The RNA shown here (c-di-GMP-I-GGC riboswitch aptamer) has 86 nucleotides and comes from Sediminibacillus terrae. NCBI's taxonomy places the organism under Bacteria, Bacillati, Bacilli, Bacillaceae, Sediminibacillus. Its Rfam family is "c-di-GMP-I-GGC riboswitch aptamer". Its family is annotated with cyclic-di-GMP binding in the Gene Ontology.
[in-house]
RNA sequence: AACGAAAAGGGCAAACUCUUUGAAAAAAGGGGACGCAAAGCUUAGGGUCUAAAGCCGUCAAGGUCAAGAUCGCCUGGCUGCCGAUA
Numbered sequence: 001a002a003c004g005a006a007a008a009g010g011g012c013a014a015a016c017u018c019u020u021u022g023a024a025a026a027a028a029g030g031g032g033a034c035g036c037a038a039a040g041c042u043u044a045g046g047g048u049c050u051a052a053a054g055c056c057g058u059c060a061a062g063g064u065c066a067a068g069a070u071c072g073c074c075u076g077g078c079u080g081c082c083g084a085u086a
Base pairs, nucleotide, nucleotide: 001085003083004082011036012035016031017030018029019028020027021026034072040078041077042076044075045074046073047070048069049068050067054064055063056062
């Protein structure tokens, strides 16, 4: 530096579920393990999702959007354990 075979010590924790928060997407915590070598951090680019408020719609349905969520969707950036290899 690249890579992730075999292994050791460990780490994280999907779905589901309970409590709380939120308008929602979703998040935090408990239980729980589908998986993960960055499933550590970062919303920087893209994707996806929500969109109470605002705007359009006389109203409503609906649309749009400020904004928000997701890094366990992809790409990029920063950092990092162990090890066959060079």